[in-house]
A computed fold for an 82-nucleotide RNA from an uncultured Candidatus Melainabacteria bacterium, annotated as transfer RNA. Rfam family: tRNA. It is annotated as a transfer RNA.

RNA sequence: GUCUGGGUGGCGGAAUUGGUAGACGCGCACGAUUCAGGUUCGUGUGGAGAAAUCCUUGAGGGUUCAAACCCCUUCCCGGACA
Numbered sequence: 001g002u003c004u005g006g007g008u009g010g011c012g013g014a015a016u017u018g019g020u021a022g023a024c025g026c027g028c029a030c031g032a033u034u035c036a037g038g039u040u041c042g043u044g045u046g047g048a049g050a051a052a053u054c055c056u057u058g059a060g061g062g063u064u065c066a067a068a069c070c071c072c073u074u075c076c077c078g079g080a081c082a
Base pairs, nucleotide, nucleotide: 001081002080003079004078005077006076007075010026011025012024019065027045028044029043030042031041032040046055047054048053058074059073060072061071062070
């Protein structure tokens, strides 16, 4: 340089023909259990806000009623080839 896979909450990782973003696990918070802790169990858990509501898929733009998903540009990581 060319081709190819990927970047999503605090972390891992889903969402696969464009239609409620964040399933599931970990972690965390509170509670139950315990003398106490661990284990186990229950509830909650992206961000802002008093709420209504708004924002959020590496970054910027475009298509669309609607985009993590399609198109363009660009940054970063892995792999193959030269």